[in-house]
Molecule: Bacterial RNase P class A
Organism: Planctomycetota bacterium
Order: sequence, then C1' cells, then structure tokens
RNA sequence: CCGGUGAACCGGGCGGCCGCGCUACGGGCAUCUUCGGAUGCCCUUAGUGAGGAAAGUCCGGACUCCACAGGGCUGGGCGGUUGGUAACGCCAACCCGGGGCGACCCGAGGGAAAGUGCCACAGAGAACAGACCGCCGAUGACCCGCUUCGGCGGGCACAGGCAAGGGUGAAACGGUGCGGUAAGAGCGCACCGCGCCCGUGGUGACACGGGCGGCACGGCAAACCCCGCCCGGAGCAAGGCCAAAUAAGCAGGGAGCGCCGGCCCGGCGCACUCGACCUGCGGGUAGGCCGCAAAGAGCGGCGCGGCGACGCGCCGACAAGAUUAAUGGCCGCCGCCGCGCGGAAGCGCGGCACAGAAUCCGGCUUACAGGUUCACCGUUUGA
Repeated sequence: CCGGUGAACCGGGCGGCCGCGCUACGGGCAUCUUCGGAUGCCCUUAGUGAGGAAAGUCCGGACUCCACAGGGCUGGGCGGUUGGUAACGCCAACCCGGGGCGACCCGAGGGAAAGUGCCACAGAGAACAGACCGCCGAUGACCCGCUUCGGCGGGCACAGGCAAGGGUGAAACGGUGCGGUAAGAGCGCACCGCGCCCGUGGUGACACGGGCGGCACGGCAAACCCCGCCCGGAGCAAGGCCAAAUAAGCAGGGAGCGCCGGCCCGGCGCACUCGACCUGCGGGUAGGCCGCAAAGAGCGGCGCGGCGACGCGCCGACAAGAUUAAUGGCCGCCGCCGCGCGGAAGCGCGGCACAGAAUCCGGCUUACAGGUUCACCGUUUGA
C1' cells in the first nucleotide's frame, strides 16, 4: 500500500423571505363573574419544537384498574458457569463444541442407561445388526503343469471359518500402527478415544496430571417426554373529573350471580322476589379537562473501584406535547457522491440514505446513499 475482522460517531451546513405548534411576560377586544379572576380571539417580545432507529409490537418494566389475592392441576417461558441490571428471552466475562492461516465468528449448549417414538431410499446389515464383491480353507476316486515319485503349484466343487479389504449410505457397533493367525478380529500390545478412581488449579462450568479397566448398545429431545429455575390479567382507546342529553325505557329469564389466562378448592363483592345478574329490542351522548411543562431505574463531565457489563461519589444542564395530528415552501452559496471534458487548475450535468413522536423507559430485531475515527489480523514491499 492492499485485503480482512471488531467497535464507535456523523448523516447535510450557512444566509434571506414568507408560513406553522407549544410555553412565559405584557397589551387589546368580547363573554361570564362570587369582582379574586376564568374562557375565547388578536398583537409584540423572548424561549423552544421528531430518531438511531421514532419502525416491528418481539421481550422486560414503571404507572393505572380488576383486587384483599392464597393452594393444587394445567398452560407458557428459559436452559453451560459466574456476574451485571428495577427486570428480561437482554448485557459482560469465562468454559465446552464447531468454522477460519489469523484477528474473530456461530451454537433453542441440561438429560438418550425413566419411558415412548423416528432414522426414508440405497444397502448383506441402521442398535445386542450383518454377507453383495471378497479373504482363508479340511476334503475331493475331478482337470492342468512340474516331479528327485515323498509330493508341489494352479483351477473347479465344497464342510467350515472371517468381518480385517472394497462397495451402499447422512451415518455401519471405536481409530492408527505393530504382533499374532489358515485367514482374521481389542485376540494381545503401544498411543488416542471411552468408563471409573485419585491428586492439583479454579467461586464454577471445566482443565491438566496420574492410576485401573471390560476393551464396549449409534444418532435425533429445534421429536413427545424427564429434570432444574421463573411467570396473575388487561392495557393511556389504562384510568379519573366536569358538563350535557335521553324514554327514572320495554320484553323475557332469574335464586343465586359476578371476579381469577382455563379448571378445582378457597376467598371476596353484590343480592336474595321491592330482585343483583344475564339476553334481546329501542333511545341519548361521541363535548371539554386531567392523565400529558413528560424532570427521569434518565443525560453530560470528572474522580474512584472492577478484565468487563456496570457500580459509587461530586458538579452541571434540561421544557415537542399535538389531538384528522405542528417544524414546511421558495431562493442563493457551500459541502459530499457519481459521470463526462481537460495536462492541470477547473467547468458542465445529475444526485444526496433509512425514515416522523402520540404515556414513558431498558433491550432485541429489521432498514440505511455517503463520510470520519480507533484497535487488531494477514499477503506483499522497504528499513
């Protein structure tokens, strides 16, 4: 220099003219008035006005209501260990397994000897399996060759032995090597692997070392299942307040009903014929205010502790709050990117990402033109 890996940040800037939402002070007009003031409209001034994802609605919460909210079954979530956090299915570090030369990346990562189930096709055989091609081979009154006439070699048939070689397959009942054998096989041995025991290190998952051992019944649980831990429901259209209006509506059922993710137990509330509650028909309202000046499990800076996520302490700053839904339109200059012309300076043309709050936070996931920075890895080259 080039290629790659991991992380963080910016994501158009400036000026002019006109136009929007909110807040505060002041002024004016109208209505009401309990004469304090309130509401609506207008004007000046000042301040302020979308995100890293505001998106998806996938998790966890704050907050509100059910509601005082237990036990069992069921249902759901998580799944290596240890930490962080308000909490989590999130984050950090580490362990193990897999991929990569490496920096790094991926893993729904407990249990297959509690049970059930599946492994198509191919193949001899797919979990106490198995002989297609093969290897060895007693025997043969068969065939051929040789013969020192004892027999030797080959072929064929075939009792029996083998699962080492080859093939099939995603996967074949341990792997490599040596010995042994008629040929073979953990049959024996060495190393690896597997199981058990001990020691050392570590909070731990585990790692390393040593010893003994029968040398052996695979995979799938992101199949049902087992084990361990965790879990009320609904959601700002939650939930309150005010005003107004209608038909204090009618009919049927009714002694118990309602509440809980579902069921049972238990509990609570209301009611018990003047009737709670349920079903159907019909009518009114769809307005305003609060929730909502968003101020925080928050943000910025510094210091300390920690490998880190993060924690503690000190200092500082901070007003989007709309409600068919506001921040926009035009012009100029610049910036960045692409193409063309040009020796260059430069000129011309085109373009500038994903995308917009609606109660608010912590995460995850998805989208994103272009640009900047840091650290690490590798090839090549130079010193």